[in-house]
The prediction has a mean pLDDT of 77. The RNA shown here (Bacterial RNase P class A) has 389 nucleotides and comes from a Gammaproteobacteria bacterium. Its Rfam family is "Bacterial RNase P class A". The family's RNA type in Rfam is ribozyme. Rfam describes the family as follows. Ribonuclease P (RNase P) is a ubiquitous endoribonuclease, found in archaea, bacteria and eukarya as well as chloroplasts and mitochondria. The model forms 95% of the base pairs in the Rfam consensus.
RNA sequence: GGAGUCUGCUGAGCAGUCACUUUCCGAAUUUCCUUCGGGAAUCGGGGGGAGGAAAGUCCGGGCUCUAAGGGCAAGGUGCCAGGUAACGCCUGGAGGAUGCGAAUCCAUGGAAAGUGCAACAGAGAGUAGACCGCCUGUUUGCUCCGCUUGAAUUAUAUUCAAACGGGGAGCAGGUAAGGGUGAAACGGCGUGGUAAGAGCACACCGCACAACUAGUAAUAGCUGUGGCUAGGUAAACCCCACCGAGAGCAAGACCAAAUAGAGGGGCAUGGAGUAAUCCAGCAUAUGGCCCAUAUGGCCCCCGGGUAGGUUGCUAGAGGUUCAUGGUGACAUGGAUCCCAGAUGAAUGGCUGUUCUAGACAGAACCCGGCUUACAGGCAGACUCCCACU
Numbered sequence: 001g002g003a004g005u006c007u008g009c010u011g012a013g014c015a016g017u018c019a020c021u022u023u024c025c026g027a028a029u030u031u032c033c034u035u036c037g038g039g040a041a042u043c044g045g046g047g048g049g050a051g052g053a054a055a056g057u058c059c060g061g062g063c064u065c066u067a068a069g070g071g072c073a074a075g076g077u078g079c080c081a082g083g084u085a086a087c088g089c090c091u092g093g094a095g096g097a098u099g100c101g102a103a104u105c106c107a108u109g110g111a112a113a114g115u116g117c118a119a120c121a122g123a124g125a126g127u128a129g130a131c132c133g134c135c136u137g138u139u140u141g142c143u144c145c146g147c148u149u150g151a152a153u154u155a156u157a158u159u160c161a162a163a164c165g166g167g168g169a170g171c172a173g174g175u176a177a178g179g180g181u182g183a184a185a186c187g188g189c190g191u192g193g194u195a196a197g198a199g200c201a202c203a204c205c206g207c208a209c210a211a212c213u214a215g216u217a218a219u220a221g222c223u224g225u226g227g228c229u230a231g232g233u234a235a236a237c238c239c240c241a242c243c244g245a246g247a248g249c250a251a252g253a254c255c256a257a258a259u260a261g262a263g264g265g266g267c268a269u270g271g272a273g274u275a276a277u278c279c280a281g282c283a284u285a286u287g288g289c290c291c292a293u294a295u296g297g298c299c300c301c302c303g304g305g306u307a308g309g310u311u312g313c314u315a316g317a318g319g320u321u322c323a324u325g326g327u328g329a330c331a332u333g334g335a336u337c338c339c340a341g342a343u344g345a346a347u348g349g350c351u352g353u354u355c356u357a358g359a360c361a362g363a364a365c366c367c368g369g370c371u372u373a374c375a376g377g378c379a380g381a382c383u384c385c386c387a388c389u
Base pairs, nucleotide, nucleotide: 001385002384003383004382005381006380007379008378009377010376012354013353014352015351016350017349018348020049021048022047023046024045025044026043027042030041031040032039033038051360055371056370058369059368060367061366062365063248064247065246066245069291070290071289072288075243076242077241078240079093080092081091082090083089094108095106096105097104098103109239110238114237115236116233117232131179132178133175134174135173136172137171138170139169142168143167144166145165146164148162149161150160151159152158187205188204190202191201192200207226208225209224210223212221213220214219252311253310254309255308261302263301264300265299266298267297270279271278272277282296283295284294285293318337319336320335321334322333323332324331325330355358
């Protein structure tokens, strides 16, 4: 000097003026309402007023309601140890993958409980298998070649016969090392051995088991034994471990207002008792099934009326900062601050000026996460390359 990785902050600034919303204080012998406490309107002044993701509605909770409870199942998570109110989140580690590296990513329990799946090709796709090939034997009365001997022929050539040797073809047996097919072929490489081969044997690696060492553990290292091994796939069903009510602020509470049902249909109405009541049944009860409990009539269709206001609603698992402990996420303690509460839905307009010339984008009960979008700017730590000293 260049190229990268990770983390944090910011997200146009400043001044003036008018406007919107909320809260507090004050005010005229003001106006309206009043349950006579006060409230509303109006005016003046002080304070506050969208985010790092407010988005997605994907997880976890607080809170409210459904009358509680137990079990099963649906569903969810899936290495180990911690953090947290909790989590499918975060932190640190182990294993694996990518990268020269800083780093980044992981749907990371079990295939020897069972079932299933892997087209086609291929002999054979998981207690498999012989297509090509290799080896041994046999057939010599299948076929070819060579050589020797004998016979036929005047001789050569040729033909026939016999013995020997070799090759081929057929048949039988052995083999799974070599080749082929395939995404993948029943451990890998090397040496020996064998008729030819094979963990057949041996050394190393791999795999299984065990001891020891380190670690809380996942796991790693080292040593020994083994027999050569039963592949892949569980974001296939399944098994194992843990979790595991539902609905949701349009929840819910209060005040006010209005009301039409001679409408239609379905289920149930059993027994004992003088009665109260008891037993059984039926129906309903915020996912499903069973048990249990509570309630007493319940459910469906059609039709009509009312729907305004207050609250819930913002002081919190809260923010900032310091100290201590911890590798860290965080925990404990001290100090300090109050930082939106709208309800067809509030922050906009104008002027001047500055430079980095302005991205993604607006709360609606609240909080902790994850995921997605993001122009420009600032700061820190680390990695690699080049040059010079």